Context: one part of a larger RNA
């Protein structure tokens, strides 16, 4: 100098408390262990486990089981044949042979050259094979934690220390103040993006206050509001009262749409775990080259005594049915959204306007609100299995899709030890939307509606930050 202690001091965080609502019980979906299996491809300790995969019926697809290929699906050279493609017909599961048939690129100095393909030699390709303990990148974690340092001084034989040990103060190594330190960077905080409030331009595809019209902003107009967007103003403890070392600040209050970081996001110092990732790429070695590479079919990655996680759905009455009836935001559309209308109980089909979208279209917000049945029951709760009969997407749902519709109607009556999230437009609770996507979300990013309790405190658990103490560790 660091680590560490069931030392010690002072701070902090949904760390605990003080509340709300879970999760362990039931069912299902999803990942994971394990066990199975011809394979059930591979990876991923706390910081893996609805993870990588923002979607496994073929393909992705690495696993497996058969049939096949051996200069190769793909890249450069070299010799040689022909323009390639396609169409069809036989065998075959297909890959893929064989057979017929059409056709005859672009440039040219008319030698040939390019490009595409059959063939053939060998240099070589190929490799989701191996090492993440050989690596680049990226990327988790501590931790958005307040620290990590550097140049010159000065101490000290030196490792090193000072600055970065005081005292106040902060969300901050933030800022004062003292100080053998003076100063500086890396991180903090500002600058960005978002939202919250007003002011100017700008009004159409958006809006209607006045005036007319209409069934409707649907038409005239209208330019005020809403809204859209670009571009400004506002919020600095700026002002007062207190306190405080005169500071930094801290507290109250005034005025503001906003008050001391207004919310919320990007942003993640040095460094740590030989953290993950050689299966995104790149990339050294090391393996393999008639295979550990290539291609094709089928299968598997979806199996099931069990055993964890995450999640949806519930057990009911703050429910549940059934009618009627209000109000978002944010996205998405041309190989696409797809209206009205018609037929179907329905998934859904027919139809075909309109829309390259502030114009049309997905689109029906649900929860709220009104009627009105149900009256504590395994029910008119719950919807799991099964049985039928269909839709649609696809070459193709058997393995193994995904919704309708009729019957079926299981566990389940609030879940032990334990354990999770959450401080405000948060928690819970309700629906819309997208990305992948042919089709396949209870998962994931987002978006809006309704909208709470409680936080006395810091003894205690957990983590973490400075100082300071022991230490037979480094």
């Nucleotide at each position: 100098u660091g680590a560490c202690g069931g030392g010690g001091g002072c701070c902090c965080g949904c760390a605990c408390a003080a509340g709300c609502g879970g999760u362990g019980g039931a069912g299902u979906a999803u990942g994971u262990g394990g066990u199975u299996u011809a394979a059930u491809u591979c990876g991923a300790g706390g910081u893996a486990c609805g993870c990588g995969a923002a979607g496994a019926a073929c393909c992705u697809u690495a696993c497996c089981u058969g049939g096949c290929c051996u200069u190769g699906a793909c890249a450069u050279c070299c010799c040689u044949g022909g323009a390639u493609c396609g169409c069809c017909a036989u065998a075959g599961a297909g890959a893929u042979a064989u057979g017929g048939u059409u056709u005859u690129g672009a440039c040219u100095u008319c030698g040939g050259u390019c490009a595409c393909u059959g063939g053939g030699a060998g240099a070589c390709a190929g490799g989701u094979g191996c090492u993440g303990c050989a690596u680049g990148g990226c990327u988790g974690u501590c931790g958005u934690c307040a620290g990590c340092u550097c140049g010159u001084g000065u101490c000290g034989u030196g490792a090193g220390a000072u600055g970065u040990a005081u005292g106040g103060u902060u969300a901050a190594g933030u800022c004062c103040u003292a100080c053998a330190a003076c100063g500086a960077g890396c991180g903090c905080a500002a600058c960005c993006c978002u939202u919250g409030u007003c002011c100017u331009u700008a009004g159409u595809u958006g809006c209607c206050a006045u005036c007319a019209u209409u069934a409707a902003g649907u038409u005239g107009g209208g330019a005020a509001c809403u809204c859209u967007a670009a571009g400004g103003a506002g919020a600095c403890u700026g002002c007062c009262g207190g306190u405080g070392u005169u500071a930094a600040g801290c507290u109250g209050g005034a005025g503001g749409a906003a008050g001391g970081u207004g919310g919320g996001g990007a942003u993640g110092a040095c460094g740590u775990c030989a953290a993950g990732u050689c299966c995104u790429c790149a990339u050294g070695g090391c393996c393999u080259u008639u295979a550990u590479g290539g291609c094709c079919a089928g299968g598997g990655c979806u199996a099931c005594a069990c055993a964890c996680g995450u999640a949806c759905u519930a057990c009911a009455a703050u429910g549940g049915a059934u009618g009627c009836u209000a109000c978002a935001a944010a996205g998405g559309g041309c190989u696409g959204c797809g209206a009205a209308c018609c037929u179907g109980c329905g998934a859904a089909g027919g139809g075909a306007a309109g829309c390259u979208a502030a114009u049309c279209c997905c689109a029906a917000a649900a929860a709220a609100g009104c009627a009105u049945c149900c009256u504590c029951a395994g029910u008119u709760c719950a919807g799991a299995u099964a049985g039928g009969a269909g839709u649609c997407u696809g070459c193709a749902a058997u393995u193994c899709g995904a919704c309708u519709c009729c019957u079926u109607g299981a566990a389940g009556u609030u879940g032990g030890a334990a354990u999770c999230g959450c401080u405000a437009g948060u928690a819970a609770u309700c629906g819309c939307g997208g990305a992948u996507c042919a089709g396949a979300a209870c998962g994931c990013c987002g978006c809006g509606g309704u909208g709470a309790a409680u936080a006395c405190g810091u003894u205690c658990c957990c983590g973490g930050g400075c100082c300071u103490u022991g230490u037979a560790c480094a």